[in-house]
The RNA shown here (c-di-AMP riboswitch aptamer (ydaO/yuaA leader)) has 138 nucleotides and comes from Rhodohalobacter sp. SW132.
RNAcentral holds the sequence, with entries from Rfam.
Of the family's consensus pairs, 92% are formed in the model.
The source organism's lineage runs through Bacteria, Pseudomonadati, Balneolota, Balneolaceae and Rhodohalobacter.
RNA sequence: ACCUUAAGAUUGCCUAAUCACUCAGUAAUGAGUGAGCGGAGGACCCAAUUAUUUGGGGUGAAUUCUGAGCAAUCAGUUAGGGCGAGUUCUCUCAGCCCGAACCCGACAGCUAACUUCGCAGGCUUCGAGAGAAGACAA
Numbered sequence: 001a002c003c004u005u006a007a008g009a010u011u012g013c014c015u016a017a018u019c020a021c022u023c024a025g026u027a028a029u030g031a032g033u034g035a036g037c038g039g040a041g042g043a044c045c046c047a048a049u050u051a052u053u054u055g056g057g058g059u060g061a062a063u064u065c066u067g068a069g070c071a072a073u074c075a076g077u078u079a080g081g082g083c084g085a086g087u088u089c090u091c092u093c094a095g096c097c098c099g100a101a102c103c104c105g106a107c108a109g110c111u112a113a114c115u116u117c118g119c120a121g122g123c124u125u126c127g128a129g130a131g132a133a134g135a136c137a138a
């Protein structure tokens, strides 16, 4: 100097998945409360007047169409989605990625009141411009 692995800190990211407080405890941690964010069920009216094994439905960006294969699966494509960091926000471009997985259990259109559930998990160190605000300085 280079490569690999592990841990920590920091900066930021995907996502609803965050913040604060109380009690017990030496602590680790456990049990709660509130706010905030997100999802489901659920009237009138409206919609549907056809659907119901070719089952149906939900969360999510994650759908579509081809080819190979007995299948599992693999490859390409695609609706759609993300990053792109001088303090914040918006926009453009180069560039780089995702395009899954799971759940309900015969059953759900919308839906006020109301009822109910979740707040996990996984990553990370710097390409170029425009606008608005703000900060600093004078």
Stems, first nucleotide, its partner, number of pairs: 012123003018035007036119006046109001053106001055107001056104004065076004080098004087133007